[in-house]
Context: one part of a larger RNA
RNA sequence: UUGGGUUUAAAGGGUCCGUAGGUGGAUAAUUAAGUCAGAGGUGAAAGUCUGCAGCUCAACUGUAGAAUUGCCUUUGAUACUGGUUGUCUUGAGUUAUUAUGAAGUAGUUAGAAUAUGUAGUGUAGCGGUGAAAUGCAUAGAUAUUACAUAGAAUACCAAUUGCGAAGGCAGAUUACUAAUAAUAUACUGACACUGAUGGGCGAAAGCGUGGGGAGCGAACAGGAUUAGAUACCCUGGUAGUCCACGCCGUAAACGAUGGAUACUAGCUGUUCGGAUUUAUCUGAGUGGCUAAGCGAAAGUGAUAAGUAUCCCACCUGGGGAGUACGUUCGCAAGAAUGAAACUC
Numbered sequence: 001u002u003g004g005g006u007u008u009a010a011a012g013g014g015u016c017c018g019u020a021g022g023u024g025g026a027u028a029a030u031u032a033a034g035u036c037a038g039a040g041g042u043g044a045a046a047g048u049c050u051g052c053a054g055c056u057c058a059a060c061u062g063u064a065g066a067a068u069u070g071c072c073u074u075u076g077a078u079a080c081u082g083g084u085u086g087u088c089u090u091g092a093g094u095u096a097u098u099a100u101g102a103a104g105u106a107g108u109u110a111g112a113a114u115a116u117g118u119a120g121u122g123u124a125g126c127g128g129u130g131a132a133a134u135g136c137a138u139a140g141a142u143a144u145u146a147c148a149u150a151g152a153a154u155a156c157c158a159a160u161u162g163c164g165a166a167g168g169c170a171g172a173u174u175a176c177u178a179a180u181a182a183u184a185u186a187c188u189g190a191c192a193c194u195g196a197u198g199g200g201c202g203a204a205a206g207c208g209u210g211g212g213g214a215g216c217g218a219a220c221a222g223g224a225u226u227a228g229a230u231a232c233c234c235u236g237g238u239a240g241u242c243c244a245c246g247c248c249g250u251a252a253a254c255g256a257u258g259g260a261u262a263c264u265a266g267c268u269g270u271u272c273g274g275a276u277u278u279a280u281c282u283g284a285g286u287g288g289c290u291a292a293g294c295g296a297a298a299g300u301g302a303u304a305a306g307u308a309u310c311c312c313a314c315c316u317g318g319g320g321a322g323u324a325c326g327u328u329c330g331c332a333a334g335a336a337u338g339a340a341a342c343u344c
Stems, first nucleotide, its partner, number of pairs: 004315003007298002012312001014201004021194003025088007033081002035077008048066007091191001092188003095184006103177007110154001114150008125136002162169002206247006215241002220236004258311006266289010293300002317344003326337004
């Protein structure tokens, strides 16, 4: 390289948009680039293969043919692919109607809890644990009542529920924005799929500047436990967690399963639509069980890991190593790209 693979053995990019490229619906005409056929030229000789011949045989040599799978010119064929022109509607999109949702951004606002402060009642404990102690408390704590203030998170509803490309999203409400589905079949008429490079978004932690700081809480301090205890348990507690703006760009970013399209038995839940004779039927999701098939098995099974096509990404024994070096990016932390020697 061919071939084979990528849920769990090595291997699907975190996710989407999209450039080049690759691939691409039905039908008619035309063209003849690919494709196919004929003819001509060329494809040196030696070598190779086949036949025959010459050295006593063979090696060797001579001779004839084939092969030389290629390239060029030319004449045709037109099914398929491509080019050009026209038409079509089922792919795709637009429109209208009806719905849906924790989709996003910004504002306003609610109640419970917690903490703190002030005031009242009240008196000796509270707190914590396996048991304790550190800690708090007669300068009046804990408990309880009233008022005030603050920050963060939204019990019940709540669900294999819903929405979003993914990350993710949950009190209520307003404004703005986006999306999806069904129905209608009015409009455009292949406008599509994928997507190297590139761009946007991207949990948590972390970083920069300025705020904020109730609770929780890395680090840290103390008390325990223990042979020790740089831990698990307890009392405190800084960064952080929250907000605004700007970085970082990684995760078991998981369904460990790339995207798109078509096809292939059933049963049973559920969400949002449509039709309806209220029996059911049907579209789009989201779950469970299973047929065939697939699979090393576990399992999967119309939400495929089945049957096929198109495009992208990735894998090629373990360790060394996601390391070194170089480069790019970053304030840094580091990220991305990514070896070899050696060894088993």
The part of an RNA shown here (small-subunit ribosomal RNA, central domain) has 344 nucleotides and comes from a metagenome. The coordinates come from a structure-prediction model, not an experiment, and the mean pLDDT is 88. Rfam family: Bacterial small subunit ribosomal RNA.